[in-house]
RNA sequence: GUGCAGGCCGGGUGACCGCGGGCCGCUCUGUCGUUUACGGCAGGGCUGUCUGAGGAAAGUCCGGACACCACAGGGCAAGGACGCUGGACCGUCUCCUCGAGGCGAUCCAGGCGGCGAAAGCCGACGGAAAGUGGAACAGAAAGGAGACCGCCGGCCGAUUUCCGAAAGGCAUUGGCCGGUAAGGGUGAAACGGUGGGGUAAGAGCCCACCAGCGGUCGUGGCGACACGACCGGCUAGCCAAACCCCGUCCGGUGCAAGGCGAAGCAGGUCCCGAUGACGCGGCCCGCUGAGGGACCGGGUACGCCGCAAAGAGAGAUGGUCAUCCUCGACAGAAUCCGGCUUACAGGCCUGCUACAGAA
RNA sequence: GCGGGUGUAGUUCAAUGGCAGAACGUCAGCUUCCCAAGCUGAUAGUGCGGGUUCGAUUCCCGUCACCCGCU
Repeated sequence: GUGCAGGCCGGGUGACCGCGGGCCGCUCUGUCGUUUACGGCAGGGCUGUCUGAGGAAAGUCCGGACACCACAGGGCAAGGACGCUGGACCGUCUCCUCGAGGCGAUCCAGGCGGCGAAAGCCGACGGAAAGUGGAACAGAAAGGAGACCGCCGGCCGAUUUCCGAAAGGCAUUGGCCGGUAAGGGUGAAACGGUGGGGUAAGAGCCCACCAGCGGUCGUGGCGACACGACCGGCUAGCCAAACCCCGUCCGGUGCAAGGCGAAGCAGGUCCCGAUGACGCGGCCCGCUGAGGGACCGGGUACGCCGCAAAGAGAGAUGGUCAUCCUCGACAGAAUCCGGCUUACAGGCCUGCUACAGAA
Repeated sequence: GCGGGUGUAGUUCAAUGGCAGAACGUCAGCUUCCCAAGCUGAUAGUGCGGGUUCGAUUCCCGUCACCCGCU
């Protein structure tokens, strides 16, 4: 020098000016309280002081808090999410209640599989020996498949400078019937591999070894799993980010949730409803219990809380100068928190791999 | 801000996971004295990056753009 992994920073310092918010003080205006003083409330100004974007504030992709709908109930149906093992975190639920167990975004370590020479990286990783389905084109055949060429057997013919006295035989060739999965060729993929026996030719048809599968046992490990021995039948193909099956879990809506206050206005038509409307997302049960719904028309669109060690109106969080350096990227809060993903100039630190060089 | 949806030729739309098509448009040629109409031919594409699969417009993830609803 190259590659890999992890962590950190994201211009620094000073002066002046400006902006948002909190607090103290002074002052002004309005209003209320018993009267000038004084005090409360609301608002404005000034001074002082404190504080004011990020590692992603982003995408809104997950999980939760919080709020409302019966603090959310039972059953069925439908839908969705997840799916190897052990642990961590905080939260939630259940119970035989102080301890266990279930579940959850994510993280750490490991197993297995894939990639890489290695460090290391990636995995949506239950089931295809339950079912349905798919595999274009090519190819004979695409799943208990298949005969195009080739190989082999049988039958019926033909041919002759062969053999034979003849019948016929050998050889070549045409047609028909059949066997074959060894060889060729197609494909992403062709129904274990090598060798031997066997056969008309062949074939797990048989055998040995190897690979792989299922079962039992042993050893190691908390476990996923790994290794080994024996037995079995000889081979079980791919796709579930296709339908599906199995297991576990899941109510909905989002701060424009929701609560309080103030202001303003004008109602009309139709439908449903104590024989229970509307609501609890579809249906049934159960609960609640008086108004509810559709259309047309009218009015308003303000304040406070929710809301925070930045924080409101959607709006603030900056500018100038000096100086230093490696000359500064991606980008800016809007209910909050935990994660994931994406964008990012440049710089720093640590560990490791392989090669090369030097000592 | 919160929630939902859609991306295919220039435009409007199709397409069981298996060669991406149709109409209008654009261009060229024929026809005509010239234009229009007509006829023939061409043109150009799955928003982008990955993954699953033998194979992706389709399935999945991320990202970008656009549209809609909620006071």
Model confidence (mean pLDDT): 78 of 100.
This is a predicted complex of two RNAs, RNase P RNA and transfer RNA, with 430 nucleotides together.